Molecule: Bacterial RNase P class A
Organism: Planctomycetota bacterium
RNA sequence: CGAGCGGGCCGGGCGAUCGCGGGGGCCUUCGGGUCCUCGAGGAAAGUCCGGGCUCCACAGGGCACGGUGGUGGGUAACGCCCACCGGGCGCAAGCCCAGGGAAAGCGCAACAGAGAGCAGACCGCCGAUGGCCCCGGACGGGUCCCGAAAGGGGCUCGCGAAGGGCACAGGCAAGGGUGAAACGGUGGGGUAAGAGCCCACCGCGGUGGCGGCGACGUCACCGGCACGGCAAGCCCCACCUGGAGAAAGGCCGAAUAGAGGAGCACGGGGGCCUUCGGGACCCCACGGUGCGGCCCGUACCGUCGAGACUCCCGGGUAGGCCGUUCGAGGCCGCCGGCAACGGCGGUCCCAGAUCGAUGAUCGCCUGCGGGACACCGCACAGGACCCGGCUUACAGGCCCGCUCGCGCC
Numbered sequence: 001c002g003a004g005c006g007g008g009c010c011g012g013g014c015g016a017u018c019g020c021g022g023g024g025g026c027c028u029u030c031g032g033g034u035c036c037u038c039g040a041g042g043a044a045a046g047u048c049c050g051g052g053c054u055c056c057a058c059a060g061g062g063c064a065c066g067g068u069g070g071u072g073g074g075u076a077a078c079g080c081c082c083a084c085c086g087g088g089c090g091c092a093a094g095c096c097c098a099g100g101g102a103a104a105g106c107g108c109a110a111c112a113g114a115g116a117g118c119a120g121a122c123c124g125c126c127g128a129u130g131g132c133c134c135c136g137g138a139c140g141g142g143u144c145c146c147g148a149a150a151g152g153g154g155c156u157c158g159c160g161a162a163g164g165g166c167a168c169a170g171g172c173a174a175g176g177g178u179g180a181a182a183c184g185g186u187g188g189g190g191u192a193a194g195a196g197c198c199c200a201c202c203g204c205g206g207u208g209g210c211g212g213c214g215a216c217g218u219c220a221c222c223g224g225c226a227c228g229g230c231a232a233g234c235c236c237c238a239c240c241u242g243g244a245g246a247a248a249g250g251c252c253g254a255a256u257a258g259a260g261g262a263g264c265a266c267g268g269g270g271g272c273c274u275u276c277g278g279g280a281c282c283c284c285a286c287g288g289u290g291c292g293g294c295c296c297g298u299a300c301c302g303u304c305g306a307g308a309c310u311c312c313c314g315g316g317u318a319g320g321c322c323g324u325u326c327g328a329g330g331c332c333g334c335c336g337g338c339a340a341c342g343g344c345g346g347u348c349c350c351a352g353a354u355c356g357a358u359g360a361u362c363g364c365c366u367g368c369g370g371g372a373c374a375c376c377g378c379a380c381a382g383g384a385c386c387c388g389g390c391u392u393a394c395a396g397g398c399c400c401g402c403u404c405g406c407g408c409c
Base pairs, nucleotide, nucleotide: 001405002404003403004402005401006400007399008398009397010396012365013364014363015362016361017360018359020039021038022037023036024035025034026033027032041380045391046390048389049388050387051386052385053245054244055243056242066240067239068238069237070084071083072082073081074080085099086097087096088095089094100236101235105234106233107230108229122176123175124172125171126170129169130168131166132165133164134163139158140157141156142155143154144153145152146151184202185201186200187199188198189197203225204223205222206221207220208219209218210217211216249322250321251320252319260312261311262310263309264307267284268283269282270281272279273278285303286302287301288300289299290298291297329348330347331346332345333344334343335342336341367378368377369376370375
């Protein structure tokens, strides 16, 4: 210098004027005035996971539903984070993995392909063995010739070794081909050709030793290979899990209507009886209570008044207040730990609205992009009870560590 990997941070600055929400001080003629101070984010977002808090439910246990899934640690907790293990990718820094169980059972595998599960033979290899064809040694039979004989020779028939051919039966699964996947891989021996058929190494499985808290690693011996893949298919195993959420929940509480309780206290007329104090009865009016769901009716009780009256209690609507922002809090330092994180000390107070404030204009500067050189534009995005995570969005910029390559000293 080039290419790349990992991590951290910023995401305009200063000033002026006007304005908005919270808190506080002072003054006030109680209408307000004035001053000070604080006022969005790294994701405030999605609301996916975990917790605090609140209410409801709950003897204990189990099933079902749902979730999680290598090991160890961190944490209030987690599906998060850290470290490690195993697997995959990369020359490397490093990145990715729902990473328990497929010898409990069920199920699935499109297309292609001969064959897709304890399978299969399309091309191919072989064709040892059996078959067919060619050739025809040796042997045997017949016949002819030579020879006195022994024997030799010719022709022909039978059987048909060795050899050659065919690829018919059959053998094989090495190679080609299909596929995401083809019933261990590589090399050697072996064979007609082949094959764990045999051997070495690797893989796989088992047993044991050693190392590690553990996941696991490593070594030795044994087994000739049986047991392919998929569980973000059902399922099995282990662990976790009561429900609802700020419209949770608590307090105060009008107006109007209805319901409940209390208060008010001295009906009218008639005849009868009387111990002259009063008593019972009838009629009229009103009220209360009982019966009845209500009206009517009826029984009993009461009596100038009694009602759209006054007072009181409970529930509760509108509305208001609390919950609500000091908190598993931020920053700095030291210590422990590889780290996540924890401990101790110091220091700081940092939004709390409730139709919802945090904005607008201007000046100077700065960075980037565009430009017709006048200027124009400025990423994603706005709290709503709080906190820890994850995920997603994001113009542009800064810093740190590391890897590989090239060049120079």